[in-house]
C1' cells in the first nucleotide's frame, strides 16, 4: 500500500428500513432486614463523525476515525 471483520449506555450485547431503540449488569431511590449481603419494585444514562438516498436510518450508500485480522 490493497482488502477484510468490527464501533449501540459505565462494561457486554439485541437489532437487517417504519410505533417509544430491547435485555443484562453498574449507579440512584424505594420495599424488605436488628445491621450488612441476597431478593423484590421503580429510575437515570446509549446508536463513533461528517454527508448523502428516502415520506422516514442505529440499519442502505459516501469519506473520515479508532480496533482486529490477513495480503504485500
Nucleotide at each position: 500500500g490493497c482488502g477484510g471483520c468490527c464501533u449501540u449506555a459505565g462494561u457486554c450485547u439485541a437489532g437487517u428500513g417504519g410505533c417509544u431503540a430491547g435485555g443484562a449488569u453498574u449507579c440512584c431511590a424505594g420495599c424488605c432486614u436488628g445491621c450488612c449481603a441476597a431478593g423484590c419494585u421503580g429510575g437515570u444514562g446509549g446508536c463513533c463523525c461528517g454527508g448523502g438516498u428516502u415520506c422516514g436510518a442505529a440499519u442502505c450508500c459516501c469519506g473520515g476515525a479508532g480496533g482486529c485480522c490477513g495480503c504485500a
A computed fold for a 72-nucleotide RNA from a Candidatus Jordarchaeia archaeon, annotated as transfer RNA. The coordinates come from a structure-prediction model, not an experiment, and the mean pLDDT is 82. The sequence is in RNAcentral, with records from ENA. It matches the Rfam family "tRNA". By type it is a transfer RNA.